[in-house]
Context: one part of a larger RNA
RNA sequence: ACCUCUCUAAGGAACUCGGCAAAUUGGCCCCGUAACUUCGGGAGAAGGGGUGCCCCCCGGGCCCGCCGCAAGGCGGGAACGGUGUGGGCCGCAGUGAACGGCGCUUGGCGACUGUUUAACAAAAACACAGCUCUCUGCAAAGUCGUGAAGACGACGUAUAGGGAGUGACACGUGACCAAUGCGGAAAGAUGAAAGCGCUCGGUUAGCCGCAAGGCGAAGCCGCGCGCCUAAGUCCCCGCGAAUGUCGGCCGUAACUAUAACGGUCCUAAGGUAGCGAAAUUCCUUGUCGGGUAAGUUCCGACCUGCACGAAUCGUGUAACGACCGAGCGACUGUCUCGGAGAGGUUCUCG
Numbered sequence: 001a002c003c004u005c006u007c008u009a010a011g012g013a014a015c016u017c018g019g020c021a022a023a024u025u026g027g028c029c030c031c032g033u034a035a036c037u038u039c040g041g042g043a044g045a046a047g048g049g050g051u052g053c054c055c056c057c058c059g060g061g062c063c064c065g066c067c068g069c070a071a072g073g074c075g076g077g078a079a080c081g082g083u084g085u086g087g088g089c090c091g092c093a094g095u096g097a098a099c100g101g102c103g104c105u106u107g108g109c110g111a112c113u114g115u116u117u118a119a120c121a122a123a124a125a126c127a128c129a130g131c132u133c134u135c136u137g138c139a140a141a142g143u144c145g146u147g148a149a150g151a152c153g154a155c156g157u158a159u160a161g162g163g164a165g166u167g168a169c170a171c172g173u174g175a176c177c178a179a180u181g182c183g184g185a186a187a188g189a190u191g192a193a194a195g196c197g198c199u200c201g202g203u204u205a206g207c208c209g210c211a212a213g214g215c216g217a218a219g220c221c222g223c224g225c226g227c228c229u230a231a232g233u234c235c236c237c238g239c240g241a242a243u244g245u246c247g248g249c250c251g252u253a254a255c256u257a258u259a260a261c262g263g264u265c266c267u268a269a270g271g272u273a274g275c276g277a278a279a280u281u282c283c284u285u286g287u288c289g290g291g292u293a294a295g296u297u298c299c300g301a302c303c304u305g306c307a308c309g310a311a312u313c314g315u316g317u318a319a320c321g322a323c324c325g326a327g328c329g330a331c332u333g334u335c336u337c338g339g340a341g342a343g344g345u346u347c348u349c350g
Base pairs, nucleotide, nucleotide: 001345002344003343004342005341006340007339008338010336011335014334019331027051028050029049030048031047036041038168052089053088054087055086056084057082058081059080063076064075065074066073067072090094102329103328104327105326106325107324108323109321110320114126115125130166131165132164133163134162135161136160142152143151144150169316170315171314172313174246175245176244179243180242181239182238183237184236188234189233190232195227196226197225198224200222201221202220203219206215207214208213247265248264249263250262251261274308275305286302287301288300289299290298
C1' cells in the first nucleotide's frame, strides 16, 4: 500500500449523477392506526409500551397416598398455561449472543401474480385475464409434408378452432372511403394461350413446255387479319377496434387586448371528448404558484401542442413493483477530514 472487518470527538448528506455503500429498524405480546378504496384492502400503516430471574396467586391436572364392596370422597402434585395496579433481585443493557421490516409524503409507467437478453440490460419490454375485428359448416379454416401418403387441428364442431390488434377495472372511443387494402356486384372497357375462319406465302403430286422454266390441288408449315374468350385490371358500391389521414390566409366588439362573428382559398375530411412545456415542448432553466436561505430536477396551474389525441387506444384509477423521478423523518465515516485498531496479502531477512 491493498483486501475483509471493528470503533470513532463535533457536525449529520455538507458526499455524490444519485444517500451508491454503510448505519438505523428488526422477534413476540399489548395499545393504537390516516387519506383513499374496486369495501377485499390500505395495515406490520404511522406511533407508543412491555420483554430477564426469584417468590406469591389462579387454571390445569395422565399420576400418587388414604378411606370405601362399589359409586365415590379426602389430601398431595409434575408437565403445560394465565394474570397482577402484587412482592423481591442483578446489570449500562433481559427477543442481553445468533436469526430477525427503516418509515412517511408525492408523481411517471405498467392494472395485478408471472416471463425475458444462459455469461454486461429484469424493465416502462413480453405475457396476461378482459375487449374487438376477421377466417372456418367439417374431407373445416390453418399447419407440416415431395402438388404424396399420412399427420396435427380433433376422437374437437361456431359457447369450437385459426389469424390480427388492444391489454384488469371505470368513463369513453369523434371526422374522412380520395390513396392503399379487403369484400361485393357483375352491365360496359381492356384482355393471353388455345381453337375456328379468311387472305397471302413456302413445299409439291399433277399439268404445260423441246428446254430453261411456268402453273399448281390436298396435306403440312409460316406471316397477318378477324371471330370467340378466363382471371386480373379499369369502372361501380361497401368496409376504420382495415394500412392510414384529420388545413391556410384576412378582417371584426365603445381603453387596450382578445375574437363568440364574417369573408376567402383548398380538401376525401380538416383533430371531437379528454389531456397538454408531457417517457412527447425546439425556442426553454417558458410564465405563475408550492416546497428550499438558495431548486436546469420535482409538484400544481396556464396553453403559444416546433411535433398529444381516442383499441399503433384517450383520460382516470384502489392494490401491486429488486422499475424510474422529487421531498421529509430517522440514521449514519458518504462527507468536513481524518484518526485508531484486528486479521490476511504484498515486500525484506532467516
The prediction has a mean pLDDT of 85. Large-subunit ribosomal RNA, domain IV from Limisphaera ngatamarikiensis, 350 nucleotides, folded computationally. Lineage of the source: Bacteria > Verrucomicrobiia > Limisphaerales > Limisphaeraceae > Limisphaera.